Context: one part of a larger RNA
RNA sequence: GACGAACGCUGGCGGCGCGCCUAACACAUGCAAGUCGAACGGACUUACGGAGCUUGCUCUGUAAGUUAGUGGCGGACGGGUGAGUAACGCGUGAGCAACCUGCCUUUGAGAGGGGGACAACAGAGUGAAAACUCUGCUAAUACCGCAUGAUGUUGUUGGGUGGCAUCACUUGACAACCAAAGCCCCGCAAGGGACGCUUAAAGAUGGGCUCGCGGCUGAUUAGAUAGUUGGUGGGGUAAUGGCCUACCAAGUCGACGAUCAGUAGCCGUGCUGAGAGGCAGAACGGCCACAUUGGGACUGAGACACGGCCCAGACUCCUACGGGAGGCAGCAGUGGGGGAUAUUGCGCAAUGGGGGAAACCCUGACGCAGCGACGCCGCGUGAGUGAAGAAGAUUUUCGGAUUGUAAAACUCUGUUGGCGGGGACGAUAAUGACGGUACCUGUCGAGGAAGCCACGACUAACUACGUGCCAGCAGUCGCGGUAAUACGUAGGUGGCAAGCGUUGUCC
Numbered sequence: 001g002a003c004g005a006a007c008g009c010u011g012g013c014g015g016c017g018c019g020c021c022u023a024a025c026a027c028a029u030g031c032a033a034g035u036c037g038a039a040c041g042g043a044c045u046u047a048c049g050g051a052g053c054u055u056g057c058u059c060u061g062u063a064a065g066u067u068a069g070u071g072g073c074g075g076a077c078g079g080g081u082g083a084g085u086a087a088c089g090c091g092u093g094a095g096c097a098a099c100c101u102g103c104c105u106u107u108g109a110g111a112g113g114g115g116g117a118c119a120a121c122a123g124a125g126u127g128a129a130a131a132c133u134c135u136g137c138u139a140a141u142a143c144c145g146c147a148u149g150a151u152g153u154u155g156u157u158g159g160g161u162g163g164c165a166u167c168a169c170u171u172g173a174c175a176a177c178c179a180a181a182g183c184c185c186c187g188c189a190a191g192g193g194a195c196g197c198u199u200a201a202a203g204a205u206g207g208g209c210u211c212g213c214g215g216c217u218g219a220u221u222a223g224a225u226a227g228u229u230g231g232u233g234g235g236g237u238a239a240u241g242g243c244c245u246a247c248c249a250a251g252u253c254g255a256c257g258a259u260c261a262g263u264a265g266c267c268g269u270g271c272u273g274a275g276a277g278g279c280a281g282a283a284c285g286g287c288c289a290c291a292u293u294g295g296g297a298c299u300g301a302g303a304c305a306c307g308g309c310c311c312a313g314a315c316u317c318c319u320a321c322g323g324g325a326g327g328c329a330g331c332a333g334u335g336g337g338g339g340a341u342a343u344u345g346c347g348c349a350a351u352g353g354g355g356g357a358a359a360c361c362c363u364g365a366c367g368c369a370g371c372g373a374c375g376c377c378g379c380g381u382g383a384g385u386g387a388a389g390a391a392g393a394u395u396u397u398c399g400g401a402u403u404g405u406a407a408a409a410c411u412c413u414g415u416u417g418g419c420g421g422g423g424a425c426g427a428u429a430a431u432g433a434c435g436g437u438a439c440c441u442g443u444c445g446a447g448g449a450a451g452c453c454a455c456g457a458c459u460a461a462c463u464a465c466g467u468g469c470c471a472g473c474a475g476u477c478g479c480g481g482u483a484a485u486a487c488g489u490a491g492g493u494g495g496c497a498a499g500c501g502u503u504g505u506c507c
Base pairs, nucleotide, nucleotide: 001506002505003504005503006502007501008500009499012379013378014377015376016375017374018372019371020337025335026334027333029332030331031330034073035072036071039070040069042067043066044065045064046063047062048061049060050059051058052057080290081289082288090214091213092212093211094210095209096208099207100206104203105202106201107200108199109198110197112146114144115143121136122135123134124133125132126131152177153176154175155174156173157172158171159170160169161168162167182195184193185192186191216262217261218260223253224252225251228250229249230248231247232246233245234244235243265287266286267285268284269280270279271278272277292313293312294311295310296309315326316325317324318323343369345368346367347366351365352363353362354361355360382412383411384410385409392403393402394401395400416448417444418443419442420441421440422439426434451496452495453494454493455492456477457476458475462491463490464489465488466487472479473478
């Protein structure tokens, strides 16, 4: 000098930040991911009609709305944490002739004709529940054939160009294989429009993989290794590869530190320092890893998936003991641990995200507010005049000296504060949580607002009394045993100031 600090004493205001560093300990409760009826069949409600009639019901039509289910998109983003990881995890620079990419953009081509189901629903049944089973009916942008089909894929076969080994690109021929979905609006219709659907090429974005180099400690860890190192065939993947497998060979790494052990998320950056360097990796941003512990796959463009599924373990809860339910390292909040770290707040108004044609819905992301001097910055606690140098206090050589222009008193001011009035920007039509906030203005009145540490030397600042190697102080040297500037108190002084000291840690 610095701090995500803590502790002691003290504490007026504002702005901007920051706030479980410990138990990746366990969690009550609420909320944190939904949306689309313009994909679909039902059910229900309301309004207005019609028919029947047991006059308050049944059937039916139109319109508006609600929605459990099927279906689509999104739940792989956003948010949290740092356990693990010494690794191509990260940083940086290259490479992929070894790859994928939903939504978005551009361009080309297309959407013909059929079929069978399963939910919902109805009926029956089992169970305490969670839930499940059977029978029957039904729609679709759900599912499945068929047709069409190349610039697509695969195979066979020619030509050309290029390279970095495998090869790549391009241009022909032949054969085989593979698509699709509708819905809404305008219109009498024809037709037109919006959103979608299929296929191909390209782009953009996002990812996957490989490599060079770089970044901890220990040799009181010296040898390590059998899928180990390489090859061939096969499998697997979007893709290369011992990634996996069969066979063959016997390799591969290591004092330029392998292996083992300990520690640790990495970086942009931050602190310090003249620099070189040392230390750190809170907040914010990028990457990675994880989601009660371990394992696994499914779906999907994307996961081996925090608020999805399955299995096993521990734990908690319900139970009719047969069986079930759960996962805050999301936002609040609770217990616990700890020296120590906040509200079970308001709002989707803004920014952004998901869904939707839209209206809109959802959004503890986010925007705000609350609490905390935790930090930085700013402001205030009054200003001017004022000597009888008042009183008091301290001290004294008893003359005085100091406190001290300090106070009083007089004259002012209104930052801040109280009360009243107006009242935003943020939103270029409407829409403001913040907020009657900021700010402006009228009025009131010095009123409500100063402490902490030190004073032997280092080190700015001294006297008196008490104590008497006691009580105590102390960062170092050292003070204290009867005049202690070093202990305690008082007065005075010095320093900093809404803070001041102490402790801890780093330079």